A computed fold for a 351-nucleotide part of an RNA from an uncultured bacterium, annotated as small-subunit ribosomal RNA, central domain. The full RNA is in RNAcentral, with records from ENA, Greengenes and SILVA. Model confidence (mean pLDDT): 85 of 100. It matches the Rfam family "Bacterial small subunit ribosomal RNA".
Context: one part of a larger RNA
RNA sequence: UUGGGCCUUAAAAGCUCGUAGCGGUUGGGUAAGUCGGGUGUGAAAACUCAGGGCUCAACUCUGAGACGCCACUCGAUACUGCCCUGACUUGAGUCCGGUAGGGGAGCGUGGAAUUCCCGGUGUAGCGGUGAAAUGCGCAGAUAUCGGGAGGAACACCAGUGGCGAAGGCGGCGCUCUGGGCCGGAACUGACGCUGAGGAGCGAAAGCGUGGGUAGCAAACAGGAUUAGAUACCCUGGUAGUCCACGCCGUAAACGUUGGGCACUAGGUGUGGGGCUCUAUCGACGGGCUCCGUGCCGUAGCUAACGCAUUAAGUGCCCCGCCUGGGGAGUACGGCCGCAAGGCUAAAACUC
Numbered sequence: 001u002u003g004g005g006c007c008u009u010a011a012a013a014g015c016u017c018g019u020a021g022c023g024g025u026u027g028g029g030u031a032a033g034u035c036g037g038g039u040g041u042g043a044a045a046a047c048u049c050a051g052g053g054c055u056c057a058a059c060u061c062u063g064a065g066a067c068g069c070c071a072c073u074c075g076a077u078a079c080u081g082c083c084c085u086g087a088c089u090u091g092a093g094u095c096c097g098g099u100a101g102g103g104g105a106g107c108g109u110g111g112a113a114u115u116c117c118c119g120g121u122g123u124a125g126c127g128g129u130g131a132a133a134u135g136c137g138c139a140g141a142u143a144u145c146g147g148g149a150g151g152a153a154c155a156c157c158a159g160u161g162g163c164g165a166a167g168g169c170g171g172c173g174c175u176c177u178g179g180g181c182c183g184g185a186a187c188u189g190a191c192g193c194u195g196a197g198g199a200g201c202g203a204a205a206g207c208g209u210g211g212g213u214a215g216c217a218a219a220c221a222g223g224a225u226u227a228g229a230u231a232c233c234c235u236g237g238u239a240g241u242c243c244a245c246g247c248c249g250u251a252a253a254c255g256u257u258g259g260g261c262a263c264u265a266g267g268u269g270u271g272g273g274g275c276u277c278u279a280u281c282g283a284c285g286g287g288c289u290c291c292g293u294g295c296c297g298u299a300g301c302u303a304a305c306g307c308a309u310u311a312a313g314u315g316c317c318c319c320g321c322c323u324g325g326g327g328a329g330u331a332c333g334g335c336c337g338c339a340a341g342g343c344u345a346a347a348a349c350u351c
Base pairs, nucleotide, nucleotide: 004322005321006320008304014201015200016199017198021193022192024088025087026086027084028083029082030081032080033079034076035075036074037073038072039071040070047065048064049063050062051061052060053059091191092188093187094186095184096183097182098181099180103177104176105175106174107173108172109171110154115149116148117147118146119145120144121143125136126135162169163168206247207246208245209244210243211242215241216240220236221235222234223233258318259317260316261315262314263313266296267295268294269293270292271291272290273289274288275287276286277285300307301306324351325350326349333344334343335342336341
């Protein structure tokens, strides 16, 4: 390489957008791919067949055949391509009418709680633990009441519930703004799918500059525990956590399951729509249907566990990735980064 694979054994890129690749129905043309005929070429040797020569054979000689591919030429037109920037509407999108939502950004605002400050009441303890001690407290703490300051996070609602491509998103209000779903069928007319490179987004921690700092809390200090205790427990506590701007670009970035389309029993919850039945109106309820999100389960699949219309079933298209363990996601080189480091990525050796 071929083959076989990628939920859990090695292997789905963290996510999205985007060239080559693949691509709906239909008419005509063309004949590049494709298929066929002919001609040329296809050296010899080798190969196949027939015959001959060494006593046979290997070997060898003669003759015939065959020879991928290629060129020219004549045809075929189902499929693919190309042209008619032909036609169509079911794919895709637009439009119109509804609709749910912690989707995103900015600004404003509310209450509870912690801490601190001031004042009142009040007195000897508080705090903490397995037990203690460090710590705080007669310079009046803890407790309690009133007032004030400031930062961060939003109890209940809250749900196997919602939204988002993923990361992720939760008090309330306003402004700006993205996407989805349902119904209608007016419009465009294949405008589609995927996506090597590339670009953008991307939790936490970390970095740069400036601000902020209530609580929490790496590092650090002390008290305990212990044989020791650079820990677990306790008292403190700085970066950080928060904001603005700029970097970093990783993760158990997980559904450990790439994306798209189609097909293949059902049952039962739940979120968002539509239609319909019953009732005078109508909530509720029943049925059908579309989209999402769970559970159970048939066929089928799977090594098993399990998956099972949200597939890990049956197929097609495109991309990524794997190839025994260790060495190693390391060295070297390159690119990126302020750094930390990231991306790409071996070998010797060894089992």